Transfer RNA from Streptomyces fuscichromogenes, 75 nucleotides, folded computationally. The prediction has a mean pLDDT of 82. It matches the Rfam family "tRNA". The family's RNA type in Rfam is transfer RNA. The organism belongs to Streptomyces, within Bacteria.
RNA sequence: CGCGGGGUGGAGCAGCUCGGUAGCUCGCUGGGCUCAUAACCCAGAGGUCGCGUGGUUCACAUCCCGCCCCCGCUA
Numbered sequence: 001c002g003c004g005g006g007g008u009g010g011a012g013c014a015g016c017u018c019g020g021u022a023g024c025u026c027g028c029u030g031g032g033c034u035c036a037u038a039a040c041c042c043a044g045a046g047g048u049c050g051c052g053u054g055g056u057u058c059a060c061a062u063c064c065c066g067c068c069c070c071c072g073c074u075a
Stems, first nucleotide, its partner, number of pairs: 002073006010026004020058001028044005050067003054064002
């Protein structure tokens, strides 16, 4: 240099195939339960989806283009 996979709340992931405004588990905060802690139950906060005053579209995390970063393969 080339090819493939990936980047989504604090962490790990789904959603992309088939565009309709983002969800799961853990964690965090508050409450309940308990003599108390853990466990369990309820509620809440937290993400402009790697970047672009890019393209397409009524509408993009999703399709297209360029760039950046990580992992792997090949030479």